[in-house]
C1' cells in the first nucleotide's frame, strides 16, 4: 500500500404495517352552580382484543433458489411471525464514506 474481518466508533443513506376498539389510572383543562359541590375530559401510562406488517434478534428449508438433475447439503433481504413493529419521533437489516483494531499479502 491492498484484500479480508470485528457482539468497534463516527457521519450519510434506509422499507413496511392502526394515529384501531374497549376498559382502568392520572389529570391539563372545560361546563354548571351565590357558593358547598357536582358534571365532563386530552395527552401519558398500563390491561385486553380485533386487524396488520418483516429488514433488530430468533426458529425452519415446505415452496423458490444455488450446489447441472434425483438422493443430499446450503444460507438469505426465502419462509414462519416467537420477539418486534404499525401518525411522527426514535430503531431498523443491509449499503456508502473516514477511523481505530486484528489477520493475511508484496
Nucleotide at each position: 500500500g491492498c484484500g479480508c474481518c470485528g457482539c468497534g466508533c463516527g457521519c450519510g443513506g434506509g422499507a413496511g404495517a392502526g394515529u384501531g376498539u374497549g376498559g382502568c389510572c392520572c389529570a391539563a383543562g372545560g361546563c354548571a352552580g351565590c357558593a358547598a359541590u357536582g358534571c365532563c375530559a386530552a395527552c401519558u401510562g398500563c390491561c385486553a382484543c380485533c386487524g396488520c406488517c418483516g429488514a433488530a434478534g430468533g426458529a425452519g428449508c415446505a415452496a423458490g433458489c444455488c450446489g447441472c438433475c434425483c438422493c443430499c447439503g446450503g444460507a438469505a433481504u426465502c419462509u414462519c411471525u416467537c420477539a418486534g413493529g404499525c401518525c411522527a419521533a426514535a430503531g431498523g437489516a443491509c449499503c456508502g464514506c473516514g477511523c481505530c483494531g486484528g489477520c493475511g499479502u508484496a
Molecule: Glycine riboswitch aptamer
Organism: Sphingomonadales bacterium